[in-house]
């Protein structure tokens, strides 16, 4: 880097460095930012997957639930910030209505 599967409406602070734009890509919107954003480091927190323990089902492989935060990752503005391609519903108005797709992120496994 590719592929597969699952999840993505919740949750979570400070300090230091740094110094300009930033929130993945395109277009639009909306928001953050010299009262210092985005980013990096440290400590701390959160709890999604692996993981640990317990319970249930099962011949086993495994599946489901609960607890945990020692470990591997992750994550700690705004729903993946929102929308855009399609379908359904509503149509006075409202919008964070429902479904699927595309794209993205994270985890586990594979090539």
């Nucleotide at each position: 880097a590719u592929c597969u599967u699952a999840u993505c409406c919740a949750g979570a602070a400070a300090g230091a460095c740094g110094g300009a734009g930033g929130g993945a890509a395109u277009u639009g919107a909306c928001c953050c930012a010299a009262u210092g954003a985005u980013g990096u480091c440290u400590u701390g927190a959160c709890a999604a997957c692996c993981c640990u323990u317990c319970u249930g089902c099962g011949a086993a492989a495994g599946c489901a639930g609960a607890a945990g935060a020692a470990g591997g990752u992750g994550c700690c503005a705004c729903a993946u910030u929102c929308a855009a391609c399609c379908c359904c519903a509503a149509u006075u108005a409202u919008c964070g209505g429902g479904g699927a797709a595309c794209a993205g992120a994270u985890a586990a496994g594979u090539u």
SAM riboswitch aptamer (S box leader) from a Chitinophagaceae bacterium, 111 nucleotides, folded computationally. Its mean pLDDT, the model's own confidence on a scale to 100, is 79.